[in-house]
Molecule: c-di-GMP-I riboswitch aptamer
Organism: Solirubrobacterales bacterium
RNA sequence: CGACGCCAAAGGCAAACCGCCUGUGAGGGUGGGACGCAAAGCCGAUCGGGUCUCGAGUUGUUCGAGAUGGCCGGGCUGCCGUG
Numbered sequence: 001c002g003a004c005g006c007c008a009a010a011g012g013c014a015a016a017c018c019g020c021c022u023g024u025g026a027g028g029g030u031g032g033g034a035c036g037c038a039a040a041g042c043c044g045a046u047c048g049g050g051u052c053u054c055g056a057g058u059u060g061u062u063c064g065a066g067a068u069g070g071c072c073g074g075g076c077u078g079c080c081g082u083g
Stems, first nucleotide, its partner, number of pairs: 003082003012037002017032006035070001041076003047073003050068007
């Protein structure tokens, strides 16, 4: 420097659910809470794919506007260990 994560240690994040706020909605913010996570750190949804919502059109698939990075690929950075 690269690859890997079946051991251990230190620390980190925080799903569902609940309270409050917010959005027509998918959802988002915050506090509590832990299902999980080796990038569940940062960037990014106008780079591509998936899923979901709303509106229009329509009855057979299209258009528009959005949501999700904890669905995946991608870019940058990073702790410990290699049992």